[in-house]
């Protein structure tokens, strides 16, 4: 220099053929317990790394740029 994967809720991740974005964990709340843990019931959390295209309509297609891993020179 070249190619490949990746970027989505606080962590970890799904997320089909383009159609109103989720799940486990953690967080807060009720309830239950003398308390704390554990149980359970529920709530709140999102500029889908950034720009820009296409399309009625993009997390999902197409371009450029960014950052990590890999592989190859």
């Nucleotide at each position: 220099g070249a190619g490949g994967c990746g970027u989505u809720a606080g962590c970890u991740c799904a997320g089909u053929c383009g159609g109103u974005a989720g799940a486990g964990c953690a967080a807060c709340u009720g309830c239950c317990u003398u308390u704390u843990a554990a149980g359970u019931a529920g709530u709140g959390g999102g500029u889908c790394c950034c720009g820009g295209g296409u399309u009625c309509a993009a997390g999902u297609c197409c371009c450029g740029g960014a950052c990590g891993c890999c592989u190859c020179a």
The RNA shown here (transfer RNA) has 73 nucleotides and comes from a Spirochaetota bacterium. Its Rfam family is "tRNA". Its family is annotated with triplet codon-amino acid adaptor activity in the Gene Ontology. The prediction has a mean pLDDT of 80. Lineage of the source: Bacteria > Pseudomonadati > Spirochaetota.